The prediction has a mean pLDDT of 86. The RNA shown here (SAM riboswitch aptamer (S box leader)) has 92 nucleotides and comes from Pseudonocardia pini.
RNA sequence: CGUCCAUCCAGAGCGGCCGAGAGACCUGGCUCGACGACGCCGCAGCAACCCGCCGUCCGCGGCACGGGUGCUCACGCCGGGAGCGAUGGGGG
Numbered sequence: 001c002g003u004c005c006a007u008c009c010a011g012a013g014c015g016g017c018c019g020a021g022a023g024a025c026c027u028g029g030c031u032c033g034a035c036g037a038c039g040c041c042g043c044a045g046c047a048a049c050c051c052g053c054c055g056u057c058c059g060c061g062g063c064a065c066g067g068g069u070g071c072u073c074a075c076g077c078c079g080g081g082a083g084c085g086a087u088g089g090g091g092g
Base pairs, nucleotide, nucleotide: 001092003090004089005088006087007086008085013043014042015041016040017039021032022031023030025081026080027079028078029077044072045071046070049068050067051066052063053062054061055060076084
C1' cells in the first nucleotide's frame, strides 16, 4: 500500500504545554471552544481485538496481575450523500 474478517447506541478524566478553531470528507443541523476547545505530553482509567491465563460440548465462554494496540463530550454527535471512515486481527 492494497486485500479479507470482526466491531463501531455499553464503558472510562485529571494535570502540564500550546493558542483558534474543533467534532474525518460534502451538505443541512446541533454541539464543544479564550471559564482555553482541537492537538501534543504525563499520569490515571475503560475495554477485552491480539498475546497470555482458566474452562470447554471445540461452537465458544470466562479472567484482567502482565505484554501489543485501541479508546476515555454527545450513537462514527444527528439526517442525507459518498466505491465513506475508524480500530483490531489474518494473510499478501
The source organism's lineage runs through Bacteria, Bacillati, Pseudonocardiales, Pseudonocardiaceae and Pseudonocardia. The sequence was found by an Rfam model in a public genome assembly.